[in-house]
RNA sequence: CCGUUAAAGGGCAAACCUGUCGAAAGACGGGGACGCAAAGCCACGAGGCUUCUGCAGGAAUGUUUUUCUGCCAUGCCAGUCGGGCUACCAAAG
Repeated sequence: CCGUUAAAGGGCAAACCUGUCGAAAGACGGGGACGCAAAGCCACGAGGCUUCUGCAGGAAUGUUUUUCUGCCAUGCCAGUCGGGCUACCAAAG
């Protein structure tokens, strides 16, 4: 130097509970651990989710609202996959 899962020191933290923020998805703090060797960072591609606002169409109501679907747009998810950037330890061989 290669190697990878032996070991050690450590790291992160799903669900759920709780406080705050948000229209929501969700985010952050505390508790908590299902898991994770990039579960560190980046919304670039695919995908998923959201609906304060816009457009089109449908339904209900019965006359101005409610609701559903699609599209655009918005935001969110890096613990959905791919991609990019960065990175700790190192037995045997």
This is a predicted structure of a 93-nucleotide RNA (c-di-GMP-I-GGC riboswitch aptamer) from a Longimicrobiaceae bacterium. Lineage of the source: Bacteria > Pseudomonadati > Longimicrobiia > Longimicrobiales > Longimicrobiaceae. The sequence was found by an Rfam model in a public genome assembly. The model forms 90% of the base pairs in the Rfam consensus. Its mean pLDDT, the model's own confidence on a scale to 100, is 78.